[in-house]
Context: one part of a larger RNA
RNA sequence: UUGCAGUUAAAAAGCUCGUAGUUGGACCUCUGAUGCGCCACUGCGGUCCGCCUCACGGUGAGCACUGCGGUGGUGUGUCUUCCUCUCGCAGUCUUUCGGUGCACUUAACUGGGUGCCGUCAGAAUGUGGGACCUUUACUUUGAAAAAAUUAGAGUGUUCAAAGCAGGCUUGCGCUUGAAUACAUUAGCAUGGAAUAAUAGAAUAGGACUUUGGUUCUAUUUUGUUGGUUUCUAGGACCGAAGUAAUGAUUAAUAGGGACAGUUGGGGGCAUUAGUAUUUAAUUGUCAGAGGUGAAAUUCUUGGAUUUAUGAAAGACUAACUACUGCGAAAGCAUUUGCCAAGGAUGUUUUCAUUAAUCAAGAACGAAAGUUAGGGGAUCGAAGACGAUCAGAUACCGUCGUAGUCUUAACCAUAAACUAUGCCGACUUGGGAUCGGUGGGGUGAUUUUAGCCUCAUCGGCACCAUAUGAGAAAUCAAAGUUUUUGGGUUCUGGGGGGAGUAUGGUCGCAAGGCUGAAACUU
Repeated sequence: UUGCAGUUAAAAAGCUCGUAGUUGGACCUCUGAUGCGCCACUGCGGUCCGCCUCACGGUGAGCACUGCGGUGGUGUGUCUUCCUCUCGCAGUCUUUCGGUGCACUUAACUGGGUGCCGUCAGAAUGUGGGACCUUUACUUUGAAAAAAUUAGAGUGUUCAAAGCAGGCUUGCGCUUGAAUACAUUAGCAUGGAAUAAUAGAAUAGGACUUUGGUUCUAUUUUGUUGGUUUCUAGGACCGAAGUAAUGAUUAAUAGGGACAGUUGGGGGCAUUAGUAUUUAAUUGUCAGAGGUGAAAUUCUUGGAUUUAUGAAAGACUAACUACUGCGAAAGCAUUUGCCAAGGAUGUUUUCAUUAAUCAAGAACGAAAGUUAGGGGAUCGAAGACGAUCAGAUACCGUCGUAGUCUUAACCAUAAACUAUGCCGACUUGGGAUCGGUGGGGUGAUUUUAGCCUCAUCGGCACCAUAUGAGAAAUCAAAGUUUUUGGGUUCUGGGGGGAGUAUGGUCGCAAGGCUGAAACUU
């Protein structure tokens, strides 16, 4: 590993990219005919041997001998599938031709049979040399792998645990053991060729057959020795011609790219609108206004609150707004323009395995917080005050600094939640809805746009049911799991101590990431 769990009990990194790693679609020799050998079963016979019978014939048995079939298994060969090629050596078998022995035969070395010797051609076997050869995993068999141990055979240690002894005659003596199995990874040899990889011919430096050059090597044979050259044999290199069905699998309800019309509150920059709030100005009236459970702090004849008029500032984007959309997540909602990007759909477009998931590494990452500017309307940590209260350092109220907004940089965490990793397949129905596509109907005089409807892809969700799952709540995934293995990554192992200490690293800091133990229960 087989063989745990991860919605809520411990546990899916916030999200995406991504190298190593791990994993990775289908396709290439299938079928049939036939011969021979061996084994098993079986049918019909013959011989031999019995029994019955005058005979015909019948019947029985067999490790007996043998003929013709049938079925199944196995091995090997051919059709058609190369099993590498080549040069020897050894014996065996078949064939051609010659010589010769034997016994037959013939008029006759005439004919056939059987031996021996040599020769020609071939077959398979064993063995040796040379030229070249895709490579593994896997599996079969074998050799090899200390003994003791273990399993296990034999054996009356008196039984047994043991031991490797013993047994028979008992006078000499004779005689049997001390088996066998297992021994996994690696290595060696060997048969197989399914499965999983790997290589080959695409700028042909491709294969095969001839042929011509260049160049190197030198064994034999030419009476001997030496030299040169040729022939011949074997390397290497460069041409030419010929042969061939000459050589590119398919186009994955895998993936990438191009194109088309779309679609979206996706992103960036600019532009524009809306009311509200607050402030200041002007204006009308007048004694209260605020605020609360009730009050008070607070403002107010120097006219508060309230009314009206325009103005400024900074923020925000109501209603429409939904079990709707987009985005990797965080997140995203006034108008218009520009910029680049994305998804789904459509496609008789293109490439052809390019893919999936991912240690290391990287981008983005709400709010709060930090640094330096800008801006500061609203709200508002800290703080001040008024209340409440036993107390109130709170809840309520009035003010109010940092902040809230923005630019440039950090930080990298959240109940960053669907508390549910990503990719792929399958397993029940249903009606809505968003986006695309294709039909049909209704549409203004047509075509649009709308509206209705059907089909089909891709989404966010929902409802009902489980012969499914679960501890249940519940879940079409949390199903296809003791009937346990599709691929791949991360995490958890009682509660505290503790996300603490220490070390490392990142950060300006705050802190982040990594991360124990003693002790306790």